[in-house]
Order: sequence, then C1' cells, then structure tokens
RNA sequence: GAAGUUAGCCAGGCAGUCGCUGCCCGCGCAAGCGGGGAGAGGAAAGUCCGGGCUCCAUAGAGCAGGAUGCCGGUUAAUGGCCGGCCGCCGCGAGGCGAGGAAUAGGGCCACAGAGACGAGUAAACCCCGGUUUCGGCCGGGGUGGACGUGAAACGCGGUAACCUCCAUCCGGAGCAAGGCCAAAUAGGCAGGCUGUGACGUUGCUCGCCGAGCCUGCGGGUAGGCUGCUUGAGCCUUGGGGUAACUCAAGGCCUAGAGGAAUGACUGUCCACGACAGAACCCGGCUUAUCGGCUGACUUCCCCC
Repeated sequence: GAAGUUAGCCAGGCAGUCGCUGCCCGCGCAAGCGGGGAGAGGAAAGUCCGGGCUCCAUAGAGCAGGAUGCCGGUUAAUGGCCGGCCGCCGCGAGGCGAGGAAUAGGGCCACAGAGACGAGUAAACCCCGGUUUCGGCCGGGGUGGACGUGAAACGCGGUAACCUCCAUCCGGAGCAAGGCCAAAUAGGCAGGCUGUGACGUUGCUCGCCGAGCCUGCGGGUAGGCUGCUUGAGCCUUGGGGUAACUCAAGGCCUAGAGGAAUGACUGUCCACGACAGAACCCGGCUUAUCGGCUGACUUCCCCC
C1' cells in the first nucleotide's frame, strides 16, 4: 500500500418561514386560544420462534399429536446467544452445522449391470428323469461364484432433513384477549339433544362440574370509555466472568394514533440519503438496504 474477517456506532445536521398531533398548565359554556416540552426503525418488514399480559379454570390422568437432539453455561423463556468437542468450507483471520440409534423392524439406493436387500448370472463338476439321427438336447436338484457394470455385488454396505426407536420437553385461545357504561330489539318461530348428566378453549377416553346447549329462519345493536405505555427500559462508571451475561452505584423518561399525527419551502454544511412508517409490549431469528466512521485480527506486495 492492497485485499479480507469480525465487533460496535451513525441513518442527514444547523438556521429561518408556514403547517400537523398526543400529553401537561392557564383562559373559555362550548367551539376554540395561549404557553411548555415531546413526536417512527436498524430493520418499525416477515409473522418464523419464545415470552410478559388477559381469559377459559380440565394449567387433573392417559392416548394421539408436536418440538428438540454432542457437552456445559446464560436468560423470563426459546429451536436463541456464548464457550468447548467433532464434521465440512476457506492459505488464513473466520464461517456453517442437517451433531443420539443402522444387530428392534420397515422403506429407498437413479443410470449401468444378469442381478441392488439377501441374495445371485455364466463356465465347470456331480445326481435324477425324459429324449435321441448316438454328435447330443431338455427339465429338476446340489456344489460353485469368473470377467464386466457400478459409489457399493458370497457384506456386521449406505441412508433416519425417509418411516421408525430412544432421551428430554409441551394445557388452550389470543388486545378483534379482556373489563366498564349507554342504547335498541322479538324473553321471536321451527327442529334436535339433555339429571339414564347436555355444555364445559386442539382431537379421543377416563375423572370432575352440574344446567341448559346446538342448528336453521327472522329482528335489534355495531356507540363511548378503558386495556394503551415506567418497561425482564435506556445511559455512564466500577466489580465478577474467556464470553454470552450478571451485580452494585449514579443519572434519564424517549409516540400512544383510532381511517390513523412529524410535511412543504429557502439557505448552508456534508457522508449528496438507500431499504423504508409504530398500532398491547418485549427478547431473538430471517429478509431488504445508499453510504460513512472506529477497534481488533488475517493474507499478499514493496522499502528500511
């Protein structure tokens, strides 16, 4: 100097003008006005996992079903993350992982080859039967197992991200969960089941509970409030730990919309703005992506 690996950070800034929205304070009967401070992401995306929370209360037992699969650690938890072993890729720093069992059983192994899941082709030899133009031929049984094909051919072959077996784990449904208030209607009609037990949060059985339940037609309402943001939260410093992470002290408060709020213009700086917009919240994984900065490490080239 070039090319890489890995970890972290940023995601346009500043100023001016006009404009939008929640929250708090003041004024106002109300509509609204004034002030304060705040206002989309590293992935908000996919809905692939795990939870918090809410309800059912069967979170009781079993079967079915599903998930994971070396060892250890971490976490609220996971199939995540960290460390180690083993295997594969890379010159390397590093990256990926589908990581238990093939003598419990089954399935599959293209093409080629006679034959690919328990066997087996041809030659040769032996035995029996039939036949004969007497050269032999046909059929059955036994021994035998060449060459060649192929990844693999008398095997303790391969494959379980094929079924399966083993070990461990697993209630269900979901903010359209749920709670409160108001209003309206038809306490409607028909059929079926039900104290000989209906309904009862995956399916079935048992146990438990104990009164309505299911279907079709028809009628009314779909309004308001809440859940709704202080969190397994973030930042700094120090201790422990290889690390993931954890403990302690101090500091900070950072969207809560409800058909959905942050936009437009000007000037300037610059990295010349890509992928792209919250809808209960959080921890992961995966996918998309213009660029910029920092640390550590690896390889190559040149000079001293």

A computed fold for a 304-nucleotide RNA from Sulfuricella sp., annotated as Bacterial RNase P class A. The sequence is in RNAcentral, with records from ENA and Rfam. It is recorded under the gene name rnpB. Rfam family: Bacterial RNase P class A. The family's RNA type in Rfam is ribozyme. Gene Ontology terms of the family: dimeric ribonuclease P complex, tRNA processing and ribonuclease P activity.